[in-house]
Molecule: Bacterial large signal recognition particle RNA
Organism: Actinomycetota bacterium
RNA sequence: CCGUGCUAGGCGGGGGGCUCGGGGUCCCCUGAACCGGACACCCUCGAUAUGCCGGGCCGAUUACUCGUCUGCGGCUUGUGAACAGCCGGAUCGCCCCCGGCAAGCAGUGUUGAUGGUCGGGUCCUGCGCGACCUGGAGCCGUGAACCCGGUCAGGCCCGGAAGGGAGCAGCCGUAAGCGGUGUACCUCGUGUGCCGCAGGGUCGCCCGACCGGAGCCGGCUACCGGGGAUAGCGCCGACGAUUCGCAAGUCCAAGACGAGGUGCACGG
Numbered sequence: 001c002c003g004u005g006c007u008a009g010g011c012g013g014g015g016g017g018c019u020c021g022g023g024g025u026c027c028c029c030u031g032a033a034c035c036g037g038a039c040a041c042c043c044u045c046g047a048u049a050u051g052c053c054g055g056g057c058c059g060a061u062u063a064c065u066c067g068u069c070u071g072c073g074g075c076u077u078g079u080g081a082a083c084a085g086c087c088g089g090a091u092c093g094c095c096c097c098c099g100g101c102a103a104g105c106a107g108u109g110u111u112g113a114u115g116g117u118c119g120g121g122u123c124c125u126g127c128g129c130g131a132c133c134u135g136g137a138g139c140c141g142u143g144a145a146c147c148c149g150g151u152c153a154g155g156c157c158c159g160g161a162a163g164g165g166a167g168c169a170g171c172c173g174u175a176a177g178c179g180g181u182g183u184a185c186c187u188c189g190u191g192u193g194c195c196g197c198a199g200g201g202u203c204g205c206c207c208g209a210c211c212g213g214a215g216c217c218g219g220c221u222a223c224c225g226g227g228g229a230u231a232g233c234g235c236c237g238a239c240g241a242u243u244c245g246c247a248a249g250u251c252c253a254a255g256a257c258g259a260g261g262u263g264c265a266c267g268g
Stems, first nucleotide, its partner, number of pairs: 001268006009058003012030005020046005034055004064260007073251010085239001087237003092234003095228006103221003107216002115211008123200006129193002131190002135186002138181005148173004156165003
């Protein structure tokens, strides 16, 4: 140095999470990444922890170790911004209330505004008239077994007779009472009247007449002043899930370069 058979070792690694801690199942990054099986009230281990069970392949080199640089990605802390949410405040704006102004719009006004004068109404008192209502007069009807009237059949009584008498029912009538009617009459009254007369009053409002000749009004907007409220929005302050940026620290896949290192047996 070559061949055969072995062995160490390799067939991925890392961050987060979980855990007292290591590893795995989970999430993520990297990327040439053996196969099957169990694993979250979990599985397997103990700083000699860097997985467990079964199978397969490679095998001392392209493995493995160390250093430097680049560096995906993660984590921690700090800081800035955006923003969901939530709590509080409110001297302010929107909002609500009151007052003002009259710039704009609307309305109204030369078919005559504001204003002025006069009259009337609205208001009060008295009287009258009417309406309604209370009761009555009047009128109508009804109204008595007997103790109301008239007439009283029959029957009864008196009488020798002629005749006389009382009188029930019926019929007619009537009294108190009851019912109705009643507004032409009287009477009591009124939450009464587009009514009349007289007197009073008249701040305001309404109507009319006249004078006069250009504003009036304040509904909406704007503006000004005062007050209220925090339900909601803006605003102010605190907290803050989430996202993004920056800085520092930390762990780092992967890559580049350099260095180290390469076992055992047999045979040639």